[in-house]
Molecule: Bacterial RNase P class A
Organism: Micrococcaceae bacterium UBA4005
RNA sequence: UGGGUUGACUAGGCGGCCGCGUCGUCGUGCUUCGGUUGUGAAACCGGGGUGUUUCGCCGAGGAACGUCCGGGCUCCAUAGAGCAGGGUGGUGGGUAACGCCCACUCGGGGUAACCCGCAGGCUAGUGCCACAGAAAUUAGACCGCUGCCGCCCAGUGAUGGGCUUGGCAGUAAGGGUGAAACGGUGGUGUAAGAGACCACCAGCGUGCCGGGUGACCGGCAUGGCUAGGUAAACCCCACCCGGAGCAAGGCCAGACAGGGCGCGUUUGAGGGCUGCUCGCCCGAGUGCCCGGGUAGGCUGCUGGAGGGCGUCGGCAACGGCGUCCGUAGAUGGAUGGCCGCUACGUCCGCUCCGGUAACGGUGCGGAAUGACAGAACCCGGCGUAUCGGUCAACCCAUCCA
Numbered sequence: 001u002g003g004g005u006u007g008a009c010u011a012g013g014c015g016g017c018c019g020c021g022u023c024g025u026c027g028u029g030c031u032u033c034g035g036u037u038g039u040g041a042a043a044c045c046g047g048g049g050u051g052u053u054u055c056g057c058c059g060a061g062g063a064a065c066g067u068c069c070g071g072g073c074u075c076c077a078u079a080g081a082g083c084a085g086g087g088u089g090g091u092g093g094g095u096a097a098c099g100c101c102c103a104c105u106c107g108g109g110g111u112a113a114c115c116c117g118c119a120g121g122c123u124a125g126u127g128c129c130a131c132a133g134a135a136a137u138u139a140g141a142c143c144g145c146u147g148c149c150g151c152c153c154a155g156u157g158a159u160g161g162g163c164u165u166g167g168c169a170g171u172a173a174g175g176g177u178g179a180a181a182c183g184g185u186g187g188u189g190u191a192a193g194a195g196a197c198c199a200c201c202a203g204c205g206u207g208c209c210g211g212g213u214g215a216c217c218g219g220c221a222u223g224g225c226u227a228g229g230u231a232a233a234c235c236c237c238a239c240c241c242g243g244a245g246c247a248a249g250g251c252c253a254g255a256c257a258g259g260g261c262g263c264g265u266u267u268g269a270g271g272g273c274u275g276c277u278c279g280c281c282c283g284a285g286u287g288c289c290c291g292g293g294u295a296g297g298c299u300g301c302u303g304g305a306g307g308g309c310g311u312c313g314g315c316a317a318c319g320g321c322g323u324c325c326g327u328a329g330a331u332g333g334a335u336g337g338c339c340g341c342u343a344c345g346u347c348c349g350c351u352c353c354g355g356u357a358a359c360g361g362u363g364c365g366g367a368a369u370g371a372c373a374g375a376a377c378c379c380g381g382c383g384u385a386u387c388g389g390u391c392a393a394c395c396c397a398u399c400c401a
Stems, first nucleotide, its partner, number of pairs: 001397010012342007020059002023056002027052011061372001065383002068381005073245004080278004085241005090104005105119001106117004120236002125234002127230003142175002144171006150163005183201006202226002204223008249299004258290006270282003306325008344370001346367005352361003
């Protein structure tokens, strides 16, 4: 200098004018409650509601999107058991918890930094492996190799050579097919071959030793044991799981019209607990059908497993301690519009430099062209979309000192 990998931050800035929302403040109009004074009218003090003015603090995101996980919170509800169903799946940590995060192990990719993983079990059982191929699990003979019979040639004969069109037997080392063919290399042996046997290697089993919290890693000895893959197939094993959800729930206001059928009142109708069963509880009125009426306001609603800084522990995720801050709370739903200067990016034009050119860089001018996108109870994650900008570390290549 170029290319790459990983992580973090940011999402224009400054100024002016007008305009919004919550909260608070200085006044002020109306209304209402309480107290005091007063014969009374009324006056004063304090509080609430509502309207309006002045001033002030604050006012969308890294994903607010998806609604895919986990919770806080609320109710069912006084608390259970089993089955069904669902989720996760190497080990150890973190966390309120998780399917998340960190570290490590094993496997795969990459020169590497690093990235990926539906990562327990196929010897519990049941399935599947299409097509091609001889054959895909009690495997198997297409091309082959070998021996015998047979045929041809030479030879008096023994015997030698050839053919494999024909038949029988042996074989799975070589070739072919395929994602995958029943360990690999070399040798012995054989008629030709084969773990049939041997040496070395790989895997697996058994026994022992060492390291590690563990997954697992390394070593020694021994065994000829080598019928595979697939569980993101059904399944088995281990661990985990009540349900519904802020339209939860609570308070105030408002309105109401009944009729029919069935069951029942302790010999228990009906209801509750995701589905089913058991068990437990409530229970005098209930289940279904037809029909009528009301549905407005307040709260929940923003101080949280919160954030910043410093320090200590830890490889890290993260945790402890100290200190500081107070950062939207709407409800047809607020944060907008205009102007000026300016930063960055994009496009166009001009100039200079490098370069054969494409193109790149510096400077000047113009255009206003600018991603994904908007809280709605709150939080921790994951996934998806995305114009740019800044910083840091690491890896590879080249060059210079």